[in-house]
RNA sequence: GGGCCUGUGGUCUAGCUGGUUAGGACGUCGCCUUCACGAGGCGAAGAUCAGCGGUUCAAAUCCGCUCAGGCCCA
Numbered sequence: 001g002g003g004c005c006u007g008u009g010g011u012c013u014a015g016c017u018g019g020u021u022a023g024g025a026c027g028u029c030g031c032c033u034u035c036a037c038g039a040g041g042c043g044a045a046g047a048u049c050a051g052c053g054g055u056u057c058a059a060a061u062c063c064g065c066u067c068a069g070g071c072c073c074a
Base pairs, nucleotide, nucleotide: 001073002072003071004070005069006068007067010026011025012024013023019057028044029043030042031041032040050066051065052064053063054062
C1' cells in the first nucleotide's frame, strides 16, 4: 500500500430482508420483604447505534469517505 471482517447503555448482546417508544441479560440506584446480608418481588436511571456526508417521506439498517480494532496478501 491492497483486500476482508467488526464497532449498539458500565459490560455482554438482539435487531442489520429500511417503518411498533432501539429489546434482553448482568451490573447500578430506589422501594417492599429480612434482626442484618443474600436470594426474591416491584420500579427507575442509563445508548440519538464509532464520526461526517449522501439516498429516502422515513436510516442502527442502504451508499461514500474517515477513525479505531482484528485477520490475510504484498
The RNA shown here (transfer RNA) has 74 nucleotides and comes from Candidatus Nanohalarchaeota archaeon QJJ-9. Its Rfam family is "tRNA". It is annotated as a transfer RNA. Its family is annotated with triplet codon-amino acid adaptor activity in the Gene Ontology.